A computed fold for a 325-nucleotide part of an RNA from Dehalococcoidia bacterium UBA4060, annotated as large-subunit ribosomal RNA, domain IV. The sequence was found in a public genome assembly. The coordinates come from a structure-prediction model, not an experiment, and the mean pLDDT is 89. Rfam family: Bacterial large subunit ribosomal RNA.

Context: one part of a larger RNA
Order: sequence, then structure tokens, then C1' cells
RNA sequence: CUCACGUUAAGGAACUCGGCAAAUUAACCCCGUAACUUAGGAAGAAGGGGGCCCGCGCAAGCGGGGGCACGGAACCGGCUCAAGCGACUGUAUAACAUAAACACAGGUCUCUGCCAAAGCGAAAGCUGAGGUAUAGGGGCUGAUACCUGCCCAGUGCCGGAAGGUUAAGGAAAGAGGUUAGGGGUAACCCGAAGCUUUGAACCGAAGCCCCGGUGAACGGCGGCCGUAACUAUAACGGUCCUAAGGUAGCGAAGUCCCUUGUCGGGUAAGUUCCGACCCGCACGAAAGGUGUAACGACUUGAGCACUGUCUCGACGUGAGACUCG
Repeated sequence: CUCACGUUAAGGAACUCGGCAAAUUAACCCCGUAACUUAGGAAGAAGGGGGCCCGCGCAAGCGGGGGCACGGAACCGGCUCAAGCGACUGUAUAACAUAAACACAGGUCUCUGCCAAAGCGAAAGCUGAGGUAUAGGGGCUGAUACCUGCCCAGUGCCGGAAGGUUAAGGAAAGAGGUUAGGGGUAACCCGAAGCUUUGAACCGAAGCCCCGGUGAACGGCGGCCGUAACUAUAACGGUCCUAAGGUAGCGAAGUCCCUUGUCGGGUAAGUUCCGACCCGCACGAAAGGUGUAACGACUUGAGCACUGUCUCGACGUGAGACUCG
């Protein structure tokens, strides 16, 4: 010096990204216990008190004794306030992540009438299910409470069938090849039937075009200018564009660039934190919005208690390192 422990004056988080680590607390009995709340909880809230031995006594209790210390060792919750996220118990990256991620009960949309839909499989067959719409599959959301606005122009899906377009196929006008024959001195020309290569009209479904619907389907939810008797601001007006121009609620947020925004609180001092404001670069309503008791090895801020985290180190025990062998 390293590792694992123990003790430490005064101070007590000044340490540090951060009280990380350590310390405090602790079991049992009695008293007592707030906001809030889904009335169950919160709660072991918090905060106090008790304990050994002997004598007497039914007991309550009274009297006495010893020790620094009486749950005499060991095991054995630190607590509170506020905020964010996720309702909760659960699940997971075996060996860098346990979380706000996944799941969840609940909500909703959609498909499926049974040889179901869906899935596995060239198929047989199997699962679904020895189930039958209070069932099964898929998508999204994620307890509960209050809610979930506008747009169907584009894309998707559903419905419609009048018209347009349209495949295979049907149909066959026409065209080409071949040649029995005919013509020609010849080169060559014409050319029936049959066979063959093609083939225009016309008839052909779904789909698409078309007509409607549909957002807890994919998605989207404006700009400029002016205006009130101080100023400022703009309830109001004008204009352009759009399918429609963001409603309620929330808002410098886990979302705010400018930004350490501004004001208030907390501190002697606060880029963090809490409460407000709203100019939302670039919140917003089931990729849900806003609250919320309970819960959390979650995250953030504050406080009490406590401490070698620190001021600032020191000493001791054990094991190494080191020296000798």
C1' cells in the first nucleotide's frame, strides 16, 4: 500500500452526479396516531412509555436489592413532506438494463352460424373444441372517476348496382400458307375443297372508374391585415386557402429551441424542485386526454434522526503485498 472488519474528540452531508456506503431504527406489551380515501385503507403512520432479582399480596400493587447497561448475547422496520410515471399482485433481457418496458382485469372495434373464422401442413389430418356468438380469432387501449371534439377530400374497409372499362372463353367477317386443277414456250401467275396459321365486330364476371357510408379505420385538425376615449391588448371586422382548421382538459411538461423564460415558495446563497403565468420552436383526447386512494429494490426535490461520506485523518484486528528463509 491492497482487501475484510472494529473504534474514534469536535462538527454532522460541509462529501458526492446522487447520503453511494455506513450508521440510526428494530422483537414483544401498553398509550396514541394527520391529510387524503375507491371507506377497505393510509397505519407498525407519526410520537410516547414499559421490562431484571427478592419479600408481601388472590390481584392491582407496595417495599427492598445489584449492575455502566435488565428485549443485558444473537436474530430483529429509520421516518416524514411534495412531485412525475405506471393503477395494483405479477413478467423479462440465465452472464452489463428489473424500469416509466411487457402483462393485466376493464373498455372498444372487427371477423366468425359451425366441416366456423383463424393457424400448422403439397396432403391426409390436427389445433381451434369434444367449444357454438355470455363462444372463438385478430387489432388498439390499459383499474377506477370525469370524458373522448371537428374533418370521409386522399388511403383502407363496408354497402350498391344503372352506366363506362375489362380476362379466359364463345363467336366468326376477313387475311395468310399449302395445292387438285387451269393459264403460259418458259420464268411464273391464278387457284376450289380439305388441312393449317391467324383473326375484326358481337356476347363475356369480379375488379377498377362510379354512387354512398365508415375515425376507439390509416390519418389530418391554417395564413395575412385592421380595430376600443393614455398606452397595451383585441371581445369585433375584412380577406385568402382548406376535407376540416385543435374543442374539453393540460401546458417551459420525461414534450419549450430561445431558456438559468417571468413571478411566487423553499435556502444566507437554488441551471434542479414545488406553485402559478401561457409567447404550446414542436401537448391534446383509446399510438387515448385530465385527475386519482392504494401499491413501487422506479425517478426527482425537501426535511428530521443518524452517522468516518466529509473537514482530516488516526488507531486496532485478520488476510495479502514486502523482507529473510